[in-house]
Context: one part of a larger RNA
Molecule: small-subunit ribosomal RNA, 3' major domain
Organism: Falsihalocynthiibacter arcticus
RNA sequence: UGACGGGGGCCCGCACAAGCGGUGGAGCAUGUGGUUUAAUUCGAAGCAACGCGCAGAACCUUACCAACCCUUGACAUACUCGUCGUCGCUCCAGAGAUGGAGCUUUCAGUUAGGCUGGACGAGAUACAGGUGCUGCAUGGCUGUCGUCAGCUCGUGUCGUGAGAUGUUCGGUUAAGUCCGGCAACGAGCGCAACCCACGUCCUUAGUUGCCAGCAGGUUAAGCUGGGCACUCUAGGGAGACUGCCGGUGAUAAGCCGGAGGAAGGUGUGGAUGACGUCAAGUCCUCAUGGCCCUUACGGGUUGGGCUACACACGUGCUACAAUGGCAGUGACAAUGGGUUAAUCCCAAAAAGCUGUCUCAGUUCGGAUUGGGGUCUGCAACUCGACCCCAUGAAGUCGGAAUCGCUAGUAAUCGCGUAACAGCAUGACGCGGUGAAUACGUUCCCGGGCCUUGUACA
Numbered sequence: 001u002g003a004c005g006g007g008g009g010c011c012c013g014c015a016c017a018a019g020c021g022g023u024g025g026a027g028c029a030u031g032u033g034g035u036u037u038a039a040u041u042c043g044a045a046g047c048a049a050c051g052c053g054c055a056g057a058a059c060c061u062u063a064c065c066a067a068c069c070c071u072u073g074a075c076a077u078a079c080u081c082g083u084c085g086u087c088g089c090u091c092c093a094g095a096g097a098u099g100g101a102g103c104u105u106u107c108a109g110u111u112a113g114g115c116u117g118g119a120c121g122a123g124a125u126a127c128a129g130g131u132g133c134u135g136c137a138u139g140g141c142u143g144u145c146g147u148c149a150g151c152u153c154g155u156g157u158c159g160u161g162a163g164a165u166g167u168u169c170g171g172u173u174a175a176g177u178c179c180g181g182c183a184a185c186g187a188g189c190g191c192a193a194c195c196c197a198c199g200u201c202c203u204u205a206g207u208u209g210c211c212a213g214c215a216g217g218u219u220a221a222g223c224u225g226g227g228c229a230c231u232c233u234a235g236g237g238a239g240a241c242u243g244c245c246g247g248u249g250a251u252a253a254g255c256c257g258g259a260g261g262a263a264g265g266u267g268u269g270g271a272u273g274a275c276g277u278c279a280a281g282u283c284c285u286c287a288u289g290g291c292c293c294u295u296a297c298g299g300g301u302u303g304g305g306c307u308a309c310a311c312a313c314g315u316g317c318u319a320c321a322a323u324g325g326c327a328g329u330g331a332c333a334a335u336g337g338g339u340u341a342a343u344c345c346c347a348a349a350a351a352g353c354u355g356u357c358u359c360a361g362u363u364c365g366g367a368u369u370g371g372g373g374u375c376u377g378c379a380a381c382u383c384g385a386c387c388c389c390a391u392g393a394a395g396u397c398g399g400a401a402u403c404g405c406u407a408g409u410a411a412u413c414g415c416g417u418a419a420c421a422g423c424a425u426g427a428c429g430c431g432g433u434g435a436a437u438a439c440g441u442u443c444c445c446g447g448g449c450c451u452u453g454u455a456c457a
Base pairs, nucleotide, nucleotide: 001457002456003454004453005452007451008450009449010448011447012446013445015441016440019405020404021403022402023401026318027317028316029315030314031313032312033311034309035308042053043052064304065303066302067301068300069299070298073127077126078125079123080122081121082120083119084118088103089102090101091100092099093098107117108116109115129293130292132291133290134289138287139286140282141281142280143278145276150189151188152187153186154185155184156165157164158163169180170179171178195270196269197268198267200238201237202236203235204234205233206232209228214225215224216223241264244258245257246256247255248254320398324357325356326355327354328353329352336346337345338344364395369390370389371388372387373386374385375384411433412432413431414430415429416428417427
C1' cells in the first nucleotide's frame, strides 16, 4: 500500500421487511448428471453451466458408430502429356457411393503457329485436407463484479524509502454530483449531457381518416363526388431549466412545499459498461503460434446414433376447479409477414350476456393406450405435427427450503416474427384487462466511503 475481520461509523440496492404470484408434491415438455450403448459427437460447471452453443438432429445437418469405397484427393495454386467441348438423356450391376455400356451435342479469339484462353481426362510431385490437441501460447468476441462510482496522471509539497497528498474533512447528490474548507493546483478515463423511442402542442404534406360541413347513394359499407377540419402517418420545430413563489440551509450547494403545466426535479424506457478481477468462456463461428495425422485423425456413401432409461437435479407447460367447466351469443388491438400494397390477406383471445352443471376424483383434470385419417417430405419403423372416435392415469394447492416483481409493473389473456419442406410448452417482440404493498434499515446477501486490528501478500 492492499486484502481480510462472527471490529467500529456513515450510506445504497426487490438485500431484508410489507405485499402479490410462483418453484419444491402430480403428469408432461425440455436441458443436465448418472447409467446403458457399436455410437449414445463435442463444449458449457456456484452466483456468472443445466428451454445454454442448437433462430428448430427423420435423410441432410453430423462432428459419433457399423459396413462398403477413394488416395494429389470433395476444394486451391503450379508442371507435363492427351482430348475438344460444357451440358443433357437411357440401360445394366449395386444399399448407395461407384463401376460398366450406349445415345445426343461438338467452345471462343486468332498474326492460322496447339499460339492464347477455357473445360475435361491421365501422370508425377510440391502440396491440399483435419469440428485432431493445447482458450494455461494467442487475436477477436463474450460473461461477471456493475450502470457499482469509482480508476488514474502532470507539476508542486511532505517522507531516507516503499509511498502520501490531491481523492481526506463539513454539508449535499442517483453519482469523485455540486458547494465550502484545506499544500495543493490542474487534467484524463468514467458520472451527467449530447443519441433513439414514448408522452403534449405547433407547423409542412395528404389515394389512411371524416356526415366533421355539403351533395348523391344504399340502409351493408368513405361506397361515389368533394374536402384536409379531426384521427393517423412521417419530416421539421417548441416544450422542463429547480426557470417562478414560500420555507429551510452557511448569504452556498441543495432539500421540503406550492403555482402554472401534457409532463417536475434524472419525466419514462432504451442504447451506452471506466482502470481492472475471475490464467472466467470460446482453437467446434472466424483467425492464428506450436504439436500431431498424411492409402488416414483426410474424403465419399448407405444404415444407425445424437430421441436409449432403474434413477437424481435445473428450467418450463397443464392442472388439481364454481373468481370455475361446458353450450350459445359476443365486441374491441398492436407489432410483424406476404416480391409490390397505410388500399387486399394472414386475423384475435380473455372480458361481457344467457342457459346448464352443484362440490363429486365430478360435465374437474387431461396423461396413457387402441382404432381411423390429414399434411409435409425420396422417405414419418427406429424418430414428425395435427384431426376424429374410444380410453380416461396421477393430481383435492404441495415438507425442509427457495425464486420473481415497486406501475401500465406483477398477475392474467391472446397475437406476431425469426430460423424452417414439416415440427415450439422455447426465444424474441406486440398489444388487451390490470392490482396489492413499502412502517422502516435491527437482521440475511451484495456493494461504496472513512477508520481500526492483523503473526496474511